[in-house]
Molecule: transfer RNA
Organism: Bryobacterales bacterium
RNA sequence: GGCGGUGUAGCUCAGUUGGCAGAGCGAGGGUCUCAUAAUCCCUAGGUCGACGGUUCGAGUCCGUCCGCCGCCACCA
Numbered sequence: 001g002g003c004g005g006u007g008u009a010g011c012u013c014a015g016u017u018g019g020c021a022g023a024g025c026g027a028g029g030g031u032c033u034c035a036u037a038a039u040c041c042c043u044a045g046g047u048c049g050a051c052g053g054u055u056c057g058a059g060u061c062c063g064u065c066c067g068c069c070g071c072c073a074c075c076a
Stems, first nucleotide, its partner, number of pairs: 001072007010025004019056001027043004049065005
C1' cells in the first nucleotide's frame, strides 16, 4: 500500500424488515441471616467511534475519516 472484519453501558455482547436502545456480568440500595455468602427485588449507568448524506424517521442504509484485528504485497 491492497482486501476483509470490527467499533453499542465499567466488561462481554445482542439489536437480522429502518420505527420506544437492551441482556448477562459488574456497581449501589433493599430483602434474607446471629453474621457472611448465595437467592430474590429495585436503581443508576449510553453523544451507538467522528463528521456528513438519504429518509417522516438511522445503532441499522450510503460517503469520508479515525481506532483495533486478520490476510496479502512491498522496503531497508